[in-house]
């Protein structure tokens, strides 16, 4: 000095689902109830981006250390 894989920061992509009922409020939003998504986390499986959906989440365009992917620092 280059540099594989991994931790770890931060940066840049990144999806799916009712524009649903019904009550409260000026509104912004919350509640409960049916339906429905799957890409954090949780469970199950030898393991998992598979399964279940407990947590999360379902207009308008936006979130998304959230899976997962690329680069840069370390």
């Nucleotide at each position: 000095a280059u540099g594989a894989a991994g931790g770890u920061a931060g940066c840049a992509g990144g999806a799916g689902a009712g524009c649903g009922a019904u009550g409260g409020g000026g509104g912004a939003c919350c509640a409960u109830c049916c339906a429905c998504c799957g890409a954090a986390g949780a469970a199950g499986u030898a393991a998992a981006u598979c399964u279940u959906u407990c947590a999360g989440g379902u207009a308008c365009c936006g979130g998304g250390c959230a899976a997962c992917c690329g680069g840069u620092g370390u």
RNAcentral holds the sequence, with entries from Ribocentre.
Glycine riboswitch aptamer from Aeromonas molluscorum, 74 nucleotides, folded computationally.
The organism belongs to Aeromonas, within Bacteria.
It matches the Rfam family "Glycine riboswitch aptamer". From the family's description: This family represents the bacterial glycine riboswitch.
Model confidence (mean pLDDT): 78 of 100.